[in-house]
RNA sequence: UGGGGAAAGCGGGCAAUCGCGUUUCUUAUGAAAUGAGGAAAGUCCGAACACCGCAGAACAAGAUGCUUCGUAACACGAAGACAGCGAGCAAUUAAGCAAGUUGAUGGAAAGUGCAACAGAAAGUAUACCGCCUUGGCUUUGGCUUGGGUAAGGGUGAAAUGGUGAGGCAAGAGCUUACCAGUGGAGCAAGUGAUUGUUCCAGCUUGGCAAACCCCAUCUGGUGCAAGAUAAAAUAGGAGUGUAGCUGUCUCGGCAGAUCGGGUUGUUCGCCCGAUUGAAUUUUUUUUCUAUAUACUCGGGUAUAUCGCUUGAGCUAAAUGGCGACAUUUAGCCCAGAUUAAUGAUUGCCUCAAGCUUCGGCUUAAGACAGAAUUCGGCUUAUAGCUUUCUCUAUUUU
Repeated sequence: UGGGGAAAGCGGGCAAUCGCGUUUCUUAUGAAAUGAGGAAAGUCCGAACACCGCAGAACAAGAUGCUUCGUAACACGAAGACAGCGAGCAAUUAAGCAAGUUGAUGGAAAGUGCAACAGAAAGUAUACCGCCUUGGCUUUGGCUUGGGUAAGGGUGAAAUGGUGAGGCAAGAGCUUACCAGUGGAGCAAGUGAUUGUUCCAGCUUGGCAAACCCCAUCUGGUGCAAGAUAAAAUAGGAGUGUAGCUGUCUCGGCAGAUCGGGUUGUUCGCCCGAUUGAAUUUUUUUUCUAUAUACUCGGGUAUAUCGCUUGAGCUAAAUGGCGACAUUUAGCCCAGAUUAAUGAUUGCCUCAAGCUUCGGCUUAAGACAGAAUUCGGCUUAUAGCUUUCUCUAUUUU
């Protein structure tokens, strides 16, 4: 200097004038402090917090899925393992070096299932061409019935391991040497995922689980429109359905039963509420009702305050750690609106773009984009500027 990677920050500054919101002070006027992001977006994960639930059991359903660590927790982060990719260099006597990057990374030998077209055949799946061979025919070339074969060719993304030798009628792990894979046993290193190595076995058993499934671990619900308090108003509205019981008794109750409600989706269990009275009569019958509860129609109110910002908070230093991060000390308070504030103008400086007669001039600070209970992540969008580290090639010193 060229090329390749990773990470971080800013995303205008200064001054003046006027305007808006909150808090504090001031008798008032006023004064002071402070006021929208790196993603505030998506609402995809995880929580804090609030309310409900006697918070249990079984089944179902769902989520996660390499190892270790971090964290309040996570499907997140850090470090590592394995597999793939990787600018550039090297190299075919090779198949290495390489910053980094991607991974939905448990199990296909429990079972079921899927794979268009092509192909003979797509998984204990197969004979289209071909090779060998018994018999028959023949015009010496060959044809044909039967048998053997999967080494060669073809189809395909993928076709029952590779190379050499032996063997065979021709072939085949048929045999053998080496290698690869798979299974089993041992040793070594490592917390572990895993890696290396030795021995045995001819066993060669494709792909997909982001297919059903199996295995392991885990899982209450709803959400600030959660919820709490105060006040106000209404029609003590109308209708329909269910229950409106039994035994015992010290008349307080207790047990059972029934109905309604709650508890994740179901069942069981558990919890809460109600089971009051009256009339009638062939009869132990029939009807109504207080009350509880579910649904439908109709009417009233929808106001104020709280929740609401001191936080798993931020900054700096030291210590520990490869790191994520943790601990200690010191300092700081940095929006809380509710038809919803956080702005406008001017001057100078600076960045960017365009034009230029090179003196300068113009532009809406110029990309993506506005808090609404809060926090930790992930994902998506993003003009421009700055900084650091690292890999590789070349050149110079």
Molecule: Bacterial RNase P class A
Organism: Ignavibacteria bacterium